[in-house]
Context: one part of a larger RNA
RNA sequence: AAGUUGUUAAGGAACUCGGCAAAAUUACCUCAUAAGUUUGACGACAAGAGGUACCACUUAAGAUUAAUAGAAUAUAUUAACUUUUAAGGAGGUGUCACAUAAUCGGGGGCCCCGACUGUUUACUAAAAACACAGAUCGCUGCAAUGAUGAAAAUCAUAGUAUAGCGGUCGAAAUUUGCCCGAUGCCAUUAAUAUAAGAAAGGUCAUUGAAAAAUGUGACUGAUUGAAAAUCUGGUUAAUAGCGGUCUUAACCAUGAGGAUCCUAAGGUAGCAAAAUCAGUUGGCCAUUAAAUGUGGUCCGGUAUCAAUAGUGUAACGAUGGUCCCACUGUCUCUACAACUUGCUCA
Numbered sequence: 001a002a003g004u005u006g007u008u009a010a011g012g013a014a015c016u017c018g019g020c021a022a023a024a025u026u027a028c029c030u031c032a033u034a035a036g037u038u039u040g041a042c043g044a045c046a047a048g049a050g051g052u053a054c055c056a057c058u059u060a061a062g063a064u065u066a067a068u069a070g071a072a073u074a075u076a077u078u079a080a081c082u083u084u085u086a087a088g089g090a091g092g093u094g095u096c097a098c099a100u101a102a103u104c105g106g107g108g109g110c111c112c113c114g115a116c117u118g119u120u121u122a123c124u125a126a127a128a129a130c131a132c133a134g135a136u137c138g139c140u141g142c143a144a145u146g147a148u149g150a151a152a153a154u155c156a157u158a159g160u161a162u163a164g165c166g167g168u169c170g171a172a173a174u175u176u177g178c179c180c181g182a183u184g185c186c187a188u189u190a191a192u193a194u195a196a197g198a199a200a201g202g203u204c205a206u207u208g209a210a211a212a213a214u215g216u217g218a219c220u221g222a223u224u225g226a227a228a229a230u231c232u233g234g235u236u237a238a239u240a241g242c243g244g245u246c247u248u249a250a251c252c253a254u255g256a257g258g259a260u261c262c263u264a265a266g267g268u269a270g271c272a273a274a275a276u277c278a279g280u281u282g283g284c285c286a287u288u289a290a291a292u293g294u295g296g297u298c299c300g301g302u303a304u305c306a307a308u309a310g311u312g313u314a315a316c317g318a319u320g321g322u323c324c325c326a327c328u329g330u331c332u333c334u335a336c337a338a339c340u341u342g343c344u345c346a
Base pairs, nucleotide, nucleotide: 001341002340003339004338005337006336007335010332011331014330019327027052028051029050030049031048036042038171053093054092055091057088058087059086060085061084062083063082064080065079066078067077068076069075094098106325107324108323109322110321111320113317114316118130119129134169135168136167137166138165139164140163146155147154148153173311174310175309177242178241182239183238184235185234186233187232192229197224198223201220202219203218204217205216206215243261244260245259246258247257270304271301282298283297284296285295286294287293
């Protein structure tokens, strides 16, 4: 000097991004326990208050020994002086301290997110991410859809639509608005121009004897010819989307109302300075001596919004934010001691 551990007057979070770390709480018994709530062995060990040693006494229940009855070490009665346990009380005794050690929950209020138990980045992330029960949509009639494989075949399944596979949301509660114009998917019908292919016929060459017929080849070719597309509908818990302008009520302001343009339809119920661009440390109230914090409330959020789910929510959380009580060397502001290691000097 560093490390580990312990103690530190007064104050008690003034420390700090943040009570990080430490401290405090910790057992059993008695009493007593709120709001909320999905009514529960929920919240709850809520919170909070008190008790606890030893001796004697009283009460109750045993143990041991002896005697009597008894077949009996069963059982009953009586007695003895020891002894155990529990309870009781204004009995007594000692300590600073009686669950005397070690071990061993700090508690409470409000809010966000996720319902929950669970899972995860082996070696910087444990979470609000994943999963989940449940909701919903689509496909699949069994030689099923789907998956693997070159195939045979196998899984799915020794299952059969209350099943299997795939997508989205994510308990329960309460709701889930409008839009099918675009893209996608599904379904229907006729027609059009076709692709590869097929192809009557034609021209040329060749075959044949210089012809005919036949065959072959090249070029051409009426006609025929599927899906997709085009068409008409459907479908949003499919991908997505969910407006401007002008004007108006007897002060001003506001605009229920009116006019007009565009659109497939013009954002509904909710919630809202939010985990939600900026403006923004929004305005007001509460909390504080003091608040870019937190809670409540208002609200054009012109970039909120309804299974890419919306809203609220008991319980739960090594989650995140904020406040209070207790507690403390975190701090004001340090100090001392023990041990371990290193260095310096002797």
A computed fold for a 346-nucleotide part of an RNA from Neocyphella psychrotropha, annotated as large-subunit ribosomal RNA, domain IV. NCBI's taxonomy places the organism under Eukaryota, Dikarya, Basidiomycota, Agaricomycotina, Neocyphella. The RNAcentral record of the full RNA draws on ENA. Its Rfam family is "Bacterial large subunit ribosomal RNA". The coordinates come from a structure-prediction model, not an experiment, and the mean pLDDT is 84.